The prediction has a mean pLDDT of 86. Large-subunit ribosomal RNA, domain IV from a metagenome, 353 nucleotides, folded computationally.
[in-house]
Context: one part of a larger RNA
RNA sequence: CCCUGGUUAAGGAACUCGCAAAUUGACACCGUAACUUCGGGAGAAGGUGUGCCUCUGGCGGUUAGCUGGUUUACCCAGCAAAGCUGUUGGAGGUCGCAGUGAAAUGGCGGUUGUGACUGUUUACUAAAAACACAGGACUCUGCGAAGUCGUAAGACGACGUAUAGGGUCUGAUGCCUGCCCGGUGCUGGAAGGUUAAGGGAAUAUGUCAGGGGCAACCCGAAGCAUUGAACCGAAGCCCCAGUAAACGGCGGCCGUAACGAUAACGGUCCUAAGGUAGCGAAAUUCCUUGUCGGGUAAGUUCCGACCUGCACGAGGGCAUAACAACAUCCGCACUGUCUCGACCAGGGACUCA
Numbered sequence: 001c002c003c004u005g006g007u008u009a010a011g012g013a014a015c016u017c018g019c020a021a022a023u024u025g026a027c028a029c030c031g032u033a034a035c036u037u038c039g040g041g042a043g044a045a046g047g048u049g050u051g052c053c054u055c056u057g058g059c060g061g062u063u064a065g066c067u068g069g070u071u072u073a074c075c076c077a078g079c080a081a082a083g084c085u086g087u088u089g090g091a092g093g094u095c096g097c098a099g100u101g102a103a104a105u106g107g108c109g110g111u112u113g114u115g116a117c118u119g120u121u122u123a124c125u126a127a128a129a130a131c132a133c134a135g136g137a138c139u140c141u142g143c144g145a146a147g148u149c150g151u152a153a154g155a156c157g158a159c160g161u162a163u164a165g166g167g168u169c170u171g172a173u174g175c176c177u178g179c180c181c182g183g184u185g186c187u188g189g190a191a192g193g194u195u196a197a198g199g200g201a202a203u204a205u206g207u208c209a210g211g212g213g214c215a216a217c218c219c220g221a222a223g224c225a226u227u228g229a230a231c232c233g234a235a236g237c238c239c240c241a242g243u244a245a246a247c248g249g250c251g252g253c254c255g256u257a258a259c260g261a262u263a264a265c266g267g268u269c270c271u272a273a274g275g276u277a278g279c280g281a282a283a284u285u286c287c288u289u290g291u292c293g294g295g296u297a298a299g300u301u302c303c304g305a306c307c308u309g310c311a312c313g314a315g316g317g318c319a320u321a322a323c324a325a326c327a328u329c330c331g332c333a334c335u336g337u338c339u340c341g342a343c344c345a346g347g348g349a350c351u352c353a
Stems, first nucleotide, its partner, number of pairs: 001348008010339002014337001018334001026050005035040001037172001051094012065079005070073001095099001107332004112327002114324002119131002135170007147156003173319004178250003183247002185243005192238003198232002204226004210219003251269005278312001279309001290306005
């Protein structure tokens, strides 16, 4: 010096995450707020008592005995002394600093955020506000179901049948869930446009009987072969509708009221439509330690407001009792966290052997 414990004057969070430690702690009785989904909150909080001895009650257990009954028995029912015993009171006394005398054995309260809750999770740095959840919604599926695995047979779904099964989103409950279908998707439609294979064969070319020419060569029917236009031709797409608890989106400028400021009001441009209710410097606010109020002697955090929302908002919003090894701030108690250190015990390190 390090580790693990123990004690510590005065102060008591000044440390700065009250981390760690300390406090609290058992049982009995008294007593217990806001809020609330009336269940809770609650062991809320906050108090008092607790050893041992003597005396004396209550209520039980056991039973001598007594009474009654009959089926006369080692019988049944009722009452019940003493002793012993269990439990629960009262009174008096007594010892210690201390009586749940050791050990084991909740610290408490207030505010706010988030998630309703019990649960689940990164085996070995994350337990959470993440996942799940009951509840809600949309959508697919009529049964050889949809969906999934498999080349298939086959299997699961399910020995189920739309109060069922699959997928996606949301996430108890309460109050609600606004506007936009122009784009993308999905569903429906079929008049028109486009159009594959295929159908269809026009045309053109090659060859060639034959004809012409002195010749080179030219023309060339039928057939055969090659080529293959117009036209017909499904779905899809274009097109027409519907649909947002589908993917998603939800404006700008200018002016205006008897001081000033502000703008219920007006004008104009653009859009598919221009953000409704509620909330708001927020787990979201850059400027920002915004401004005001509260708490403190003093508060970049916290709480309540305001609204100028850089860049909340129903992709769920807002509220919410209970719950949480969650996050935030404050208070009481308590303490070596600290002022600021000190001492002790054990074990290391170290020195010597």